The prediction has a mean pLDDT of 87.
The RNA shown here (c-di-GMP-I-GGC riboswitch aptamer) has 97 nucleotides and comes from a soil metagenome.
Rfam family: c-di-GMP-I-GGC riboswitch aptamer. Its family is annotated with cyclic-di-GMP binding in the Gene Ontology.

RNA sequence: CGACAAAGGCAAACCCGCCGCGAGGCGGGGACGCAAAGCCAUGGGCCACGACGGUCGUUCUGAGGGGGUUCGCCGUCGUGGUCGCCAGGCUGCCGAA
Numbered sequence: 001c002g003a004c005a006a007a008g009g010c011a012a013a014c015c016c017g018c019c020g021c022g023a024g025g026c027g028g029g030g031a032c033g034c035a036a037a038g039c040c041a042u043g044g045g046c047c048a049c050g051a052c053g054g055u056c057g058u059u060c061u062g063a064g065g066g067g068g069u070u071c072g073c074c075g076u077c078g079u080g081g082u083c084g085c086c087a088g089g090c091u092g093c094c095g096a097a
Stems, first nucleotide, its partner, number of pairs: 001095002009034002014029006032084001038090003042087003045082010056072002060068002
């Protein structure tokens, strides 16, 4: 560096069971694919949960303003998740071009 090579390996979605608030994880079935789709959460990205804030929309309350309040969205922080999102680190089979 990656072959219409050889021996193999892993296992997406989905289904079943279990664990978790959840993202997701584990086991079984199953193969979309993978030359590291082996391992590591170190830097990014994405996701979840919680807290605070925004008053932007919204539910309710209210004569109205304002306030309160429900849900959604956004931001910040914390705690988790994802290595089959990217990068990085470590290790590994084969040896054509």